[in-house]
The RNA shown here (transfer RNA) has 74 nucleotides and comes from Aspergillus sclerotialis.
Rfam family: tRNA. Rfam links the family to the GO term triplet codon-amino acid adaptor activity.
The source organism's lineage runs through Eukaryota, Opisthokonta, Fungi, Eurotiomycetidae and Aspergillus subgen. Polypaecilum.
RNA sequence: GGUCGUGUAACUCAGUUGGUUAGAGUGUAACACUAAUAAUGUUAAAGUCGUGGGUUCGAGCCCCAUCAUGACCA
Repeated sequence: GGUCGUGUAACUCAGUUGGUUAGAGUGUAACACUAAUAAUGUUAAAGUCGUGGGUUCGAGCCCCAUCAUGACCA
């Protein structure tokens, strides 16, 4: 330098043919339970879907550029 993949909550990930409020587990906080802690249960907070554009009535999803990271080729 070239080809391909990955990027979504603090962490690990899902997201179906583009469409009704962006989700799960772990973790965190509060409450319940307990003599207390753990475990368990309930509730809540936490997201510019890497960034910037484009297409569309509508984009996490399609297109372009770019950044980070990984694999392969040279």